[in-house]
RNA sequence: AGAGUUUGAUCCUGGCUCAGAACGAACGCUGGCGGCGUGCUUAACACAUGCAAGUCGGACGUGAAAGUUUCUUUCGGGGAACGAGUAAAGUGGCGCACGGGUGAGUAACGCGUAAGUAAUCUGCCCUGUCAUUGGGAAUAACCUGUCGAAAGGCGGGCUAAUACCGAAUAAGCCGAGUGAUCGGGAAAGGGAGCUUUCGUAAGAGGGCCUCCGUGAUGGGAUGAGCUUGCGUACCAUUAGCUAGUUGGCGGGGUAAGAGCCCACCAAGGCGACGAUGGUUAGCGGGUCUGAGAGGAUGAUCCGCCACACUGGAACUGGAACACGGACCAGACUCCUACGGGAGGCAGCAGUGAGGAAUAUUGCGCAAUGGGGGAGACCCUGACGCAGCGACGCCGCGUGGAUGAUGAAGGCCUUCGGGUUGUAAAGUCCUGUCGGAUGGGAAGAACGGCCAUAGGUUUAAGAGAUUUAUGGAAUGACGGUACCAUCAAAGGAAGCACCGGCUAACUCCGUGCCAGCAGCCGCGGUAAUACGGAGGGUGCGAGCGUUGUUCGGAAUUACUGGGCGUAAAGGGCGCGCAGGUGGUUUUGUGGGUCAGGUGUGAAAGUCCCGGGCUUAACCUGGGGAGUGCACUUGAAACUGCGGGACUGGAGUACUGGAGGGGGUGGUGGAAUUCCCGGUGUAGAGGUGAAAUUCGUAGAUAUCGGGAGGAAUACCGGUGGCGAAGGCGACCACCUGGCCAGUAACUGACACUGAGGCGCGAAAGCGUGGGGAGCAAACAGGAUUAGAUACCCUGGUAGUCCACGCUGUAAACGAUGUCAACUAGAUGUUGGGCUGGUUAAUCGGCUCAUUGUCGUAGCCAACGCGAUAAGUUGACCGCCUGGGGAGUACGGCCGCAAGGUUAAAACUCAAAGGAAUUGACGGGGGCCCGCACAAGCGGUGGAGUAUGUGGUUUAAUUCGACGCAACGCGAAGAACCUUACCAGGGCUUGACAUUGAUUGAAAAGCAUAGAGAUAUGCUCCUUAUCUUCGGAUAACAAGAAAACAGGUGGUGCAUGGCUGUCGUCAGCUCGUGUCGUGAGAUGUUGGGUUAAGUCCCGCAACGAGCGCAACCCCUAUUCUCUGUUGCCAGCAAGUGACGUUGGGGACUCAGAGGAGACUGCCGCAGACAAUGCGGAGGAAGGCGGGGAUGACGUCAAGUCAUCAUGCCCCUUAUGUCCUGGGCUACACACGUACUACAAUGGGCUUUAGACAAAGAGACGCAAAGUCGCGAGGCGGAGCAAAACUCAUAAAUAAGCUCUCAGUUCGGAUCGGAGGCUGAAACUCGCCUCCGUGAAGUAGGAAUCGCUAGUAAUCGCAGAUCAGCAUGCUGCGGUGAAUACGUUCCCGGGCCUUGUACACACCGCCCGUCACACCACGAAAGUUGGAAACACCCGAAGCCGGCGGGCUAACCGUAAGGGAGCAGCCGUCUAAGG
Repeated sequence: AGAGUUUGAUCCUGGCUCAGAACGAACGCUGGCGGCGUGCUUAACACAUGCAAGUCGGACGUGAAAGUUUCUUUCGGGGAACGAGUAAAGUGGCGCACGGGUGAGUAACGCGUAAGUAAUCUGCCCUGUCAUUGGGAAUAACCUGUCGAAAGGCGGGCUAAUACCGAAUAAGCCGAGUGAUCGGGAAAGGGAGCUUUCGUAAGAGGGCCUCCGUGAUGGGAUGAGCUUGCGUACCAUUAGCUAGUUGGCGGGGUAAGAGCCCACCAAGGCGACGAUGGUUAGCGGGUCUGAGAGGAUGAUCCGCCACACUGGAACUGGAACACGGACCAGACUCCUACGGGAGGCAGCAGUGAGGAAUAUUGCGCAAUGGGGGAGACCCUGACGCAGCGACGCCGCGUGGAUGAUGAAGGCCUUCGGGUUGUAAAGUCCUGUCGGAUGGGAAGAACGGCCAUAGGUUUAAGAGAUUUAUGGAAUGACGGUACCAUCAAAGGAAGCACCGGCUAACUCCGUGCCAGCAGCCGCGGUAAUACGGAGGGUGCGAGCGUUGUUCGGAAUUACUGGGCGUAAAGGGCGCGCAGGUGGUUUUGUGGGUCAGGUGUGAAAGUCCCGGGCUUAACCUGGGGAGUGCACUUGAAACUGCGGGACUGGAGUACUGGAGGGGGUGGUGGAAUUCCCGGUGUAGAGGUGAAAUUCGUAGAUAUCGGGAGGAAUACCGGUGGCGAAGGCGACCACCUGGCCAGUAACUGACACUGAGGCGCGAAAGCGUGGGGAGCAAACAGGAUUAGAUACCCUGGUAGUCCACGCUGUAAACGAUGUCAACUAGAUGUUGGGCUGGUUAAUCGGCUCAUUGUCGUAGCCAACGCGAUAAGUUGACCGCCUGGGGAGUACGGCCGCAAGGUUAAAACUCAAAGGAAUUGACGGGGGCCCGCACAAGCGGUGGAGUAUGUGGUUUAAUUCGACGCAACGCGAAGAACCUUACCAGGGCUUGACAUUGAUUGAAAAGCAUAGAGAUAUGCUCCUUAUCUUCGGAUAACAAGAAAACAGGUGGUGCAUGGCUGUCGUCAGCUCGUGUCGUGAGAUGUUGGGUUAAGUCCCGCAACGAGCGCAACCCCUAUUCUCUGUUGCCAGCAAGUGACGUUGGGGACUCAGAGGAGACUGCCGCAGACAAUGCGGAGGAAGGCGGGGAUGACGUCAAGUCAUCAUGCCCCUUAUGUCCUGGGCUACACACGUACUACAAUGGGCUUUAGACAAAGAGACGCAAAGUCGCGAGGCGGAGCAAAACUCAUAAAUAAGCUCUCAGUUCGGAUCGGAGGCUGAAACUCGCCUCCGUGAAGUAGGAAUCGCUAGUAAUCGCAGAUCAGCAUGCUGCGGUGAAUACGUUCCCGGGCCUUGUACACACCGCCCGUCACACCACGAAAGUUGGAAACACCCGAAGCCGGCGGGCUAACCGUAAGGGAGCAGCCGUCUAAGG
């Protein structure tokens, strides 16, 4: 410090997610030791039990018992002493307001910080001063009586005090007064010692001394109360709140100011700088995170606050409205004799409950601290320790060295090996922790006691008191830390992860299942993503997961973001508050800046040290704490006060343009309607029609009239207005703007939350108006439907007046104002100026409105002085998509609705700009038998053949739009054959290795359907040889490796092939442009069959394709001349190249020539090229073939072959017999034959005329037999020689005469032939007979542009036999193409796109079912709050006080003072 994720790819915007750190944690797996910390975050839920606050006998009065000893006894008992002035309760004092717990409440002077208190208090403590005199009356305990179950009370009697009450005194103190002075108010004693008096003693009194107390009053310290400035969460869908409310006067009250309380008076007080209300929350030091600024948090420790079952109210006290006090009410629990009582763990342990979850009913007061005490000492769940928990932090260990045959085992493997891995074993060492044995600390010193010395007192060296020094005793932890010795590598490693982010990879299993997942996403048979294993990576007594916080997130932007199109400028203006503000001068010192002082607790963080072996931890010192307050100064900037200025702004004057606004009036054109004339059959409307109008006279046309609305031309990216918006002409009223002048004012300005006003269309209300147009509606069409588009009608409305609504893509999707920053060229309205008499023209300038463009900006598109550039001021708005501009609430509205404006839930995207493709019933250009023009077919019939379907034991498998279907199959009777049934075999039909043996093969016989089995016969190969044998081939052969598979996957593959398409395209290098994907080149102008060529051009070149090179064919030449040929010469024949011979010709087959737009003319850009012509056998690629770019279709093929993986292994292998692939209601494709006269038949005639092939397991002649298929026969021929082999259509003649025929030949019967072991299922052919459908084929659809279509036959492959198929060959031999609008396919350019699996795309809504989330619902229930009323406990206060009463006064009566009780105000709970 970043990364993943939107896309085919890119840039941007933007959200989601991850890597880090942290935790009072929890959960899973695992777990050796120690130190230091830490441990109910939930139910402020309920609590059994024990403990957590007592102490003082030196304040006071009482005062046991057990037991022991002893006396006595009626032997039951009783007394005394010790126990013991002990235990115990009581009176009294101090403490219990500290310490400890919790965070419910509280949004507050509660907390923090800084001040104030002249408005206050302060027990105990410290330090002063002055006192401490003299009396009195009671009361608990105790005794007694009594009520009650108990808790607890009541009556009577006795008694003490440092308890209580008077009196005296008053240096300080309080009050009054100017003052002298006057008035008022207090106390408590106890202990030790010495001494003395009385007394027998007990005891009582006095004096001295000392210690502890008491009263009053100062000062200090500490603690507390109150007040104030500033800071302190969220919601405005909480906007108004307030009657003790705000203030005053006078009282009351308090320690103290105050409406704190009361009476009266006034009517104030708070609030957009957020009152009031609601929700949430203890606050701070700090803690976590972060570079910081910030954000989150408030466990442990420290400070403050609040609370103590819930609510209320008080008492005591220095302090409480009191956690372990009291009263009342309520809820709950417990006891009860039912009458009534008791209780409060948010103290420490502990229990239940809740919960994911949080410990021992431990030890000790040894230390530190606290309470009481003179002290000893007592108390102390504060505290010190221990226990439990890896909950956290820190430290240590689980061994070290050596050790290669790189052991075994595991895993992987290309089978060679690799890896685990120096890892182990083995050898040599060490001893931390743990174990055993032994030793063994520090933490302890104060106080008291003892000793010694000194001071004070004293007669004293006694005693008392006090100071110093020394000594002894005191440890919960704990026999702990630590140390030593002993033995032994012995007892001590796991967890997560390994697709990317993110370090780490393979095998097996599974097969969209099981599962994983933080995000993207994995899994549908080869998963580095699931589960296991091996290996690896990371951390390590821990490791992961979950939760939460901060970070990354500049994703709320102060530091540090944005708003043309991504979310985001208010529809527009006016303007209060607010914010901001020109030049100059002076004052001030609020802001600002500098210095100083105080404070900012400690702990913590940071720095430097120190102590535990180290660290964590503990500890000393320092720094920081950016803050607040006070104080001294500075005066630039800003604010404030005063003075001045003119540049901003405004006024005035002189001119100017304008559909700016309002009111009234006046026109002409047109539509419609009405009247009249002319006139006759249609009009209207549409893509075409119909509804409609018209013979009752329409439309058309002429004349006259009515009425409403709108204003042609001018008219223009021209004008005006803030926006909405504004268009005939005239008049009146009226707003703004521009230019010029520089006279006036003198900052008067800009913006503007709320507020106010304006605001298209539609809509609403009331009243008018209504020609045309026209929602709704009606009808006609269109359509599958057509609640639409089109047509005919037609009502609101559109118009006017008044009022409402308040919204629009109210857009420049661009807030207003101001300043600055290149130009070029238009436009409108002014001004100045040159030239000119003027018009026209030019220059400068202000304002308006456009286009292009520099710099700059921008994600890009684009913007660019009219900014989206560079700055300033102010306002509005945004923060992922959906839910939703919706719900609820408020406000507005007559309504419609508007405005303000969420959440649950859900997704990982949504989006902007640009790029490349693809697509479009977008555009432009071009091509193709693509259409058109033609010829012939298919679709109808019969048959053949393939396919689907069906059937079957099986009908083996594959191919499915074009691009499957006479396709694989160039040929299924057996074989083929993969299928089915049955019969067999199991190292196998086939390959390699193989101990061993030997021939094998062949023939015959028997059984069997055969495979096969049994037996017999026959007998033995080649090479080398040292003659023993060896090797090789062949055959048999145990066991084992293995064979075999037309079993699966063509979506794991190779190879091959189809298709777009023989379409003209597909790319690269370098350069350039762009942030980038990409672009350019390859686009453009021409041209071509062609990315063919030319020209131009930020491109220049190149590659694969095109073309050419290859083959056949068309012409010719040269050479060669048999098996081919025969013109001339010669010979022969009935006739024939038959023979001699020849090379002229044909032909054969080698090599050449020829065609290149080369020549001429025209067109074209002087080009490429095109058109025409000449010559030529052939002319513009001459014709045909081979040749198939980058790629597309997961196209086809695992059944040609090869091949990964999976599967079968007495079977999914293999052998055999038979069957099937040939089935048959039907559907489709491809063909053949036909339907006839351009024909059929016959005859023979011309033995009319071909090409290309094939032949030895072959082609087969002549001859001969048969009607024929064919038989016999066997010459010739491995073929320019012989054979297949007569080509057919054609031509000539005769016949048939339009008919289901002399057409057509299916089907069937009979008889034969051929091949083959074998023609039943299931071959082909021949002859005789039979003679079906069919009379030219609906919708639809196919081929073909010339030697082509059509038509005719011939040959070949396969093949024993079996073509209407296929592949070739030649014969005869047409028609038509105007043209590119349309259909199909394709190429190039361009445009739109929300598509990219790419239009067979994407995508919207309803419904059905299931599931999820959130709601509604008759009601029911809990809680909180407000207001009014009723009732009103305890209690303080006030009143009354007839009942009652010790202290004082009074001889007494009585008084004073009080108590109970009653009444009232306030008030909790309740209603």
This is a predicted structure of a 1471-nucleotide RNA (small-subunit ribosomal RNA) from a termite gut metagenome. RNAcentral holds the sequence, with entries from SILVA.